Background:
This is a predicted structure of a 349-nucleotide part of an RNA (small-subunit ribosomal RNA, central domain) from a Deltaproteobacteria bacterium. Model confidence (mean pLDDT): 87 of 100. It was read from a public genome assembly. Rfam family: Bacterial small subunit ribosomal RNA. NCBI's taxonomy places the organism under Bacteria, Pseudomonadati, Myxococcota, Myxococcia.
Context: one part of a larger RNA
RNA sequence: CUGGGCGUAAAGCGACCGCAGGCGGUCGAUUAAGUUUGACGUGAAAGCCCCGGGCUCAACCCGGGAAGUGCGUUGGAAACCGUCGACUUGAGUACGGGAGAGGAGAGUGGAAUUCCUGGUGUAGAGGUGAAAUUCGUAGAUAUCAGGAGGAACACCGGCGGCGAAGGCGGCUCUCUGGCCCGAUACUGACGCUCAUGGUCGAAAGCGUGGGGAGCAAACAGGAUUAGAUACCCUGGUAGUCCACGCUGUAAACGAUGAGUGCUCGCUGAUGGAGGUCUAUACCCUUUCAUUGGCAAAGCUAACGCAUUAAGCACUCCGCCUGGGGAAUACGGUCGCAAGACUAAAACUC
Numbered sequence: 001c002u003g004g005g006c007g008u009a010a011a012g013c014g015a016c017c018g019c020a021g022g023c024g025g026u027c028g029a030u031u032a033a034g035u036u037u038g039a040c041g042u043g044a045a046a047g048c049c050c051c052g053g054g055c056u057c058a059a060c061c062c063g064g065g066a067a068g069u070g071c072g073u074u075g076g077a078a079a080c081c082g083u084c085g086a087c088u089u090g091a092g093u094a095c096g097g098g099a100g101a102g103g104a105g106a107g108u109g110g111a112a113u114u115c116c117u118g119g120u121g122u123a124g125a126g127g128u129g130a131a132a133u134u135c136g137u138a139g140a141u142a143u144c145a146g147g148a149g150g151a152a153c154a155c156c157g158g159c160g161g162c163g164a165a166g167g168c169g170g171c172u173c174u175c176u177g178g179c180c181c182g183a184u185a186c187u188g189a190c191g192c193u194c195a196u197g198g199u200c201g202a203a204a205g206c207g208u209g210g211g212g213a214g215c216a217a218a219c220a221g222g223a224u225u226a227g228a229u230a231c232c233c234u235g236g237u238a239g240u241c242c243a244c245g246c247u248g249u250a251a252a253c254g255a256u257g258a259g260u261g262c263u264c265g266c267u268g269a270u271g272g273a274g275g276u277c278u279a280u281a282c283c284c285u286u287u288c289a290u291u292g293g294c295a296a297a298g299c300u301a302a303c304g305c306a307u308u309a310a311g312c313a314c315u316c317c318g319c320c321u322g323g324g325g326a327a328u329a330c331g332g333u334c335g336c337a338a339g340a341c342u343a344a345a346a347c348u349c
Base pairs, nucleotide, nucleotide: 004320005319006318007303008302012317014200015199016198017197021193022192023191025087026086027085028084029083030082034080035077036076037075038074039073040072041071042070049065050064051063052062053061054060090190091187092186093185094184095182096181097180098179102176103175104174105173106172107171108170109153114148115147116146117145118144119143120142124135125134161168162167205246206245207244208243209242210241214240215239219235220234221233222232257316258315259314260313261312262311265294266293267292268291269290270289271288272287273286274285275284298305299304322349323348324347331342332341333340334339
């Protein structure tokens, strides 16, 4: 390389967009480069293989044949590819409806914590397994009234919804993306995938400037303990929040790449559209999309998966090849840094 694989054994890029490339619906016509078939030419000799012959045999040698998977010329075939024309099922556009924490910006609401001011009030409060550090007669805790400020949005809330993934949850407005259903009309294969590339990408972290209520790495103290650089407690700074820029990772998980078609069923949920029915309600029922549970065939090492496949097939991409060394070194690219990406070997079992 061939081959075999990628839910859990090694292996699906975190996700998407997308150039090149690869692959690509139905019908008719046409060409003949690839494809396929025939003929002719060539394919040196020796060698290999077959038949025969010569050395007493053999090795060896001689004669003949076959073969030489290839190339060229030429005649034919026309399924695929190409070209031309047409089509509507794939894809898309228009129209009418629908649901939604999809995204961005602005405004706004109540509960709670903390702090401040004032009132009432007096000796404790807080915390724990028990305590102590801590707060409090300079009046705390508790309670009432007022004020400030920041962050998060109880109930609704749901194996509910939306988004490509990360993710998204008070309310209102503005701007804006996608999706689903229905019935017609239109375009006419315009499609799928995608190396390189581009964009997005939780948390933590970094830069500049704000903000800072609560929480809280680090740190300090109190406990516990043989010790306790912890678990528990009292404090507490970065950070958590906002704006702009960077970082580019994760058990970024369904540990399951994307697309298309096919393959028994039962039962929930969400969003539509019908039928039936006394009618936009209920019941019954059909269908499309999405999201769960169970299960047949089949698959699987088993567990399990099972129309949302890990089944049956095809297309394209990514990835794996014993464990450690190694999420490494070196080099390169990127980054302010932290580091990220790419990625060995010696040695060892």